RNAcentral holds the full RNA, with entries from ENA. Small-subunit ribosomal RNA, central domain from an uncultured bacterium, 348 nucleotides, folded computationally. The coordinates come from a structure-prediction model, not an experiment, and the mean pLDDT is 87. It matches the Rfam family "Bacterial small subunit ribosomal RNA". Rfam links the family to the GO terms ribosome and structural constituent of ribosome.
Context: one part of a larger RNA
RNA sequence: UUGGGCGUAAAGAGUGCGUAGGUGGCUAUCUAAGCGCGGGGUGAAAGGCAAUGGCUUAACCAUUGUGAGCCCUGCGAACUGGACGGCUUGAGUGCAGGAGAGGAAAGCGGAACUCCCAGUGUAGCGGUGAAAUGCGUAGAUAUUGGGAAGAACACCGGUGGCGAAGGCGGCUUUCUGGACUGUAACUGACACUGAGGCACGAAAGCGUGGGGAGCAAACAGGAUUAGAUACCCUGGUAGUCCACGCCGUAAACGAUGAGCACUAGGUGUCGGGGCCUAUAAAGCUUCGGUGCCGCAGUUAACGCAUUAAGUGCUCCGCCUGGGGAGUACGCACGCAAGUGUGAAACUC
Repeated sequence: UUGGGCGUAAAGAGUGCGUAGGUGGCUAUCUAAGCGCGGGGUGAAAGGCAAUGGCUUAACCAUUGUGAGCCCUGCGAACUGGACGGCUUGAGUGCAGGAGAGGAAAGCGGAACUCCCAGUGUAGCGGUGAAAUGCGUAGAUAUUGGGAAGAACACCGGUGGCGAAGGCGGCUUUCUGGACUGUAACUGACACUGAGGCACGAAAGCGUGGGGAGCAAACAGGAUUAGAUACCCUGGUAGUCCACGCCGUAAACGAUGAGCACUAGGUGUCGGGGCCUAUAAAGCUUCGGUGCCGCAGUUAACGCAUUAAGUGCUCCGCCUGGGGAGUACGCACGCAAGUGUGAAACUC
């Protein structure tokens, strides 16, 4: 609960696609459901409210008037709805372009680490605050040559780019999504939002089969310490990688839902176009993105400020004191871990 809110106080769903529903551009005619005006019926009495009156006043009492709703009916046509036409500015398509770590698959490359083989070479190496565990005369560390394997791609690299979000970074090829600019040929409101629903969704984790260089939960040892189930060191298994299938959560953050419109400027940067010019640079201008600063306004303040947290409209989600508790129970999903939905007693 006809109220106020959701950047940080409780509160925007992790993100998209889309069903029902809600909402919806300009214009002509018709309609008359909503809407407006009039008439009628009903609206018991008492009561309420107002006026007048009666008990000396008041309480009390009486008379008259007063009502939303519903039903019937006549009229009106601005707005909403409905019907039937028209339009092009919203939306979409076509055509011409350039940008991009957008996605999927296949192939290729160099540096580094590790391991193996061989050469040179000899007593240490490694590690720390200092050490020790560890490795090394069965020849290590260092260095040179050769080989194997896996994972990640230095510089470029940028409050640069792309993507709905999660996210995406060596190179090449193939397949493929979206955005942007210009044009104005086509369609002619085809739009916005979106309860349910469906899809996507980091990391960790799970299943089956591979792979395993480095790193590294667990674990072991060495230190530190009063202790040290840690921080530091030496090792090291899951995992990290690949394929397929699950899981469905995050400070999934801009802690800011989506769409449209309006409201001073300045400055940087990315992708296009136009004017000017010499095909340049600079300058002016325009569309789309991404940052910083700043006015009005707004805010509890911090701050936000044409990428709004300003001014409005439409639709959805969510909040309602702290703890108990994102718990219990039920239901659904999951192999499990658990996830979604989600209380109460009690207490302050």